[in-house]
């Protein structure tokens, strides 16, 4: 310098190729139930898409830009 991969609840991931409305799943935290007793089970609940933008009826998903990480290449020496 130049190309490509990546980012999604506090952790960790799926969903991105092929746009569909309220974002999965597991820990986790939480209220209840059960239980002699225990966050052990069982029912609910609560927390995220890295930032802008742009296309579109509609964007986690595509398109540019950024910022962070990583992997090759090239160029000096």
């Nucleotide at each position: 310098g130049g190309a490509c991969c990546c980012a999604u609840a506090g952790u960790g991931u799926a969903g991105c190729c092929u746009g569909g409305a309220u974002a999965u799943c597991a820990c986790u935290c939480u209220a209840g139930c059960c239980u002699c007793c225990g966050g052990a089970g069982c029912u609910g609940g609560a927390a995220a898409c890295c930032c802008g933008u742009g296309u579109u009826c509609g964007a986690a998903u595509c398109g540019c830009g950024g910022u962070g990480g990583g992997u090759c290449c090239g160029c000096c020496a």
Predicted 3D model of a 77-nucleotide RNA (transfer RNA) from a Candidatus Thalassarchaeaceae archaeon. The organism belongs to Candidatus Thalassarchaeaceae, within Archaea. The coordinates come from a structure-prediction model, not an experiment, and the mean pLDDT is 81. Its Rfam family is "tRNA".